[in-house]
RNA sequence: GGCAGAGUAGGUACUACGCGUAAAGUGCCGGGAGAUGGGUAGUUGCUCCCGGACGAAAGGGAUUUUUCCCUGCGAUGUAGUAUCGCGUCCGCUGUC
Repeated sequence: GGCAGAGUAGGUACUACGCGUAAAGUGCCGGGAGAUGGGUAGUUGCUCCCGGACGAAAGGGAUUUUUCCCUGCGAUGUAGUAUCGCGUCCGCUGUC
């Protein structure tokens, strides 16, 4: 010097345990902030905060309401497994 590889934030599926269904959560729009392969940088994405618009699948049993149990539902939360996976530059590993 050439070639190859590893490695992120996250996405999807399955499983388990939950939350809500008495409406939060998810998703959307605007503004602000933050983190993001080993380092650096950075937007596509990701997270958080504020504001706004929109929005739902409940049913049965016990029970006076509350509450509890079961079966569902939600572009629902977390964890595990599998799989996909950063575009600058510098590094790491293997090989010639």
A computed fold for a 96-nucleotide RNA from a Clostridia bacterium, annotated as THF (Tetrahydrofolate) riboswitch aptamer. NCBI's taxonomy places the organism under Bacteria, Bacillati, Bacillota, Clostridia. The sequence was found by an Rfam model in a public genome assembly. The prediction has a mean pLDDT of 78. Its Rfam family is "THF (Tetrahydrofolate) riboswitch aptamer". On this family, see Ames et al., Chem Biol 2010: "A eubacterial riboswitch class that senses the coenzyme tetrahydrofolate".